[in-house]
């Protein structure tokens, strides 16, 4: 002086569910509210998940049915970047 566990104090964030505003939609902004959370801080690079608008394929002459991420999910893991205390 760094890492690692880590007590305890400031201060951070905000599920669900309202209420609104974009969005085909999942979902997302914002204010309300707190289940939680020491990385719940950022990043879709990789596994998962969730949608299916456009477009294709198939059926059909009236809009059916399948398929797909270019949409999301970071509070589903992982990887990567950064990060406030510190009694023991």
């Nucleotide at each position: 002086a760094a890492c690692c566990c880590g007590a305890a104090a400031a201060g951070g964030c905000a599920a669900a569910c309202c209420a609104u505003c974009c969005g085909a939609a999942a979902g997302g902004g914002u204010g309300g509210g707190a289940c939680g959370c020491a990385a719940a801080g950022c990043u879709a690079c990789c596994g998962g998940c969730c949608u299916a608008a456009a477009u294709c394929c198939u059926g059909u002459c009236u809009u059916a049915g399948g398929a797909c991420a270019u949409g999301g999910u970071a509070g589903c893991a992982g990887g990567g970047c950064u990060g406030c205390u510190g009694a023991g």

This is a predicted structure of an 88-nucleotide RNA (c-di-GMP-I riboswitch aptamer) from Candidatus Brocadia. Its Rfam family is "c-di-GMP-I riboswitch aptamer". About the family: GEMM was predicted in a large-scale screen for bacterial structured RNA regulatory elements. Model confidence (mean pLDDT): 82 of 100. Taxonomically the source falls in Candidatus Brocadiaceae (Bacteria, Planctomycetota, Candidatus Brocadiia, Candidatus Brocadiales).